[in-house]
RNA sequence: GGGGCCGUAGCUCAGCAGGGAGAGCGUCUGGUUCGCAUUCAGAAGGUCGAGGGUUCGAGUCCCUUCGGCUCCA
Repeated sequence: GGGGCCGUAGCUCAGCAGGGAGAGCGUCUGGUUCGCAUUCAGAAGGUCGAGGGUUCGAGUCCCUUCGGCUCCA
């Protein structure tokens, strides 16, 4: 220098041909207990790495760019 994959909640990830962002764990609140653990119910938490484009509509498609892993030279 060139190719491929990945980047989504605090962490691990899903979102399979574009249709209004989720799960598990964790955190907080409440119930249960004498108390803790367990368990049950609820809640908070995300400019989907960044910028731009296409579209009525983008996590998803296109371009540029940043970072990580990997292959080639």
A computed fold for a 73-nucleotide RNA from Syntrophothermus lipocalidus DSM 12680, annotated as transfer RNA. Rfam family: tRNA. From the family's description: Transfer RNA (tRNA) molecules are approximately 80 nucleotides in length. Its mean pLDDT, the model's own confidence on a scale to 100, is 83.